[in-house]
This is a predicted complex of two RNAs, RNase P RNA and transfer RNA, with 436 nucleotides together.
It holds a member of the Rfam family "Bacterial RNase P class A". It is annotated as a ribozyme.
């Protein structure tokens, strides 16, 4: 130069003019008024995906059910969230990414293909030491019918460790010798995950738990349309208002109005005043915030000056360019409704700081 | 604002729980049938399973994110 990584900002600035919403002060003709002064989106306010606060309801304590987290340490109020570290994967790197317990507790699935697909398996293909048939010159030869055989082929995402030498009829961890992995023991470092090194066991035991399921560990529901206070009209329940009885008075308690069925006790039904109480609807305040709500205020134009896209023109060989002219664009993504931390998703352009890898030159 | 569903040929659904071939009416196209049409009958056409990732050997289905619709609650 040139590609690229990673971490942290910004996301238009200033001046005038008309407007909006909340709160305060003033005035006055008092009202839907007038002047003032002050506040007034965002990094994600956005998806609502986790967690908390705050309201209710529920609830003696555990316990099954269901849900949901899932490598180690720390932080947080708290979480699936941050940081650091480990392992496993990809990249030349820088660095990225992982919902990363448990599969030798148990069930369960592995389609097509393939002979066989999970305590294996005989289709080609080797073999036929044994045993069986044939033929024999008796020394043996043949077929491959029992049967061995997982080395070779081929199928598949995967075929039951690899390379060699031994062994064998042919073969096979069958046996050794390295290498890989598991399992146990030790020893050594780490707070831990784990990690290095050693010894022993031929022990080689597929995948899938973002299947069921085990093991830890963690969760009562439901959401500001929660919820609380006041409280209007009709209607509904209750009470009082009137009289009598219970010695006079107070409380209490009984009886009393009409229709009706009933002999009666009693039971059905209907009514006066709009005087009082209830529980609730409209409706209104709270809940509600140094923006804020109520169908929803936070905006428009103009002017400079920043940015950006085109077009030309110049300078370069070229990527391009503190360069010139001219035209376009108010300028990315978006927009608070109980509040708070976090995830995750959308983003036009730009600042900064640290790294990497190729080239060149010194 | 706040809670809940669904997306599969044109159309109206199965199939997702428990992963392996996407399947049913209806529509459409050819042939028969019929004098024609319709009706039947036999054939056969057409699907990025709303989009992107992940997790598996393999995804319509299992996990997350987006996107569109619908339904409830004063």
């Nucleotide at each position: 130069u040139g590609a690229g990584c990673c971490g942290g900002c910004c996301g238009g600035g200033u001046g005038g003019c008309c407007g909006c919403g909340g709160c305060c002060c003033g005035g006055c003709g008092c009202g839907a008024c007038c002047g003032g002064g002050u506040c007034g989106a965002g990094g994600a306010a956005g998806g609502u995906c986790g967690g908390g606060g705050c309201u209710c309801c529920g609830c003696a304590g555990g316990g099954c059910a269901g849900g949901g987290u899932g490598c180690u340490g720390g932080c947080u109020a708290g979480c699936g969230g941050c940081c650091a570290g480990u392992c496993g994967g990809g990249g030349u790197g820088a660095c990225c990414c992982g919902c990363a317990g448990g599969a030798a507790a148990g069930u369960g699935c592995c389609a097509c293909a393939g002979a066989a697909a999970a305590c294996a398996g005989a289709c080609c293909g080797c073999c036929g030491a044994u045993g069986g048939c044939g033929c024999c010159a008796c020394g043996g030869c043949g077929c491959a019918c029992a049967g061995g055989u997982a080395a070779g082929g081929g199928u598949g995402a995967a075929a039951c460790g690899g390379u060699g030498c031994g062994g064998u009829a042919a073969g096979a961890g069958c046996g050794c010798a390295c290498c890989a992995g598991c399992g146990u023991c030790c020893c050594g470092g780490g707070u831990g995950a784990c990690c290095g090194g050693g010894g022993c066991g031929g022990c080689u035991c597929g995948g899938c738990a973002a299947a069921c399921c085990c093991c830890a560990c963690c969760c009562g529901g439901a959401g500001c349309a929660a919820g609380g206070c006041c409280a209007a009209a009709c209607g509904u329940g209750g009470g009082a208002c009137c009289g009598g009885g219970u010695u006079g008075c107070c409380c209490g308690c009984c009886c009393g109005g009409c229709c009706u069925c009933g002999u009666a006790a009693g039971g059905g039904g209907c009514a006066g005043u709009c005087c009082c109480c209830a529980g609730g609807u409209a409706g209104g305040c709270c809940g509600c915030a140094c923006a804020g709500a109520u169908g929803g205020a936070u905006g428009g134009c103009c002017a400079c000056c920043g940015g950006c896209c085109c077009g030309g023109c110049c300078c370069g060989c070229g990527a391009g360019g503190u360069g010139c002219c001219g035209g376009g664009c108010g300028c990315a993504c978006a927009g608070a409704a109980c509040c708070c931390c976090g995830c995750c998703u959308a983003c036009a352009g730009g600042c900064c700081g640290g790294c990497u890898c190729a080239c060149c030159g010194u | 604002c706040g809670g809940g569903g669904a997306g599969u040929g044109g159309c109206g659904c199965a199939g997702c729980c428990a992963g392996g071939u996407a399947g049913c009416g209806c529509a459409c196209g050819u042939g028969c049938u019929u004098u024609g049409g319709g009706a039947g009958c036999a054939c056969g056409c057409g699907g990025u399973c709303g989009g992107g990732a992940g997790u598996u050997c393999a995804a319509a289905u299992c996990u997350c994110c987006c996107c569109u619709c619908c339904c409830c609650g004063a």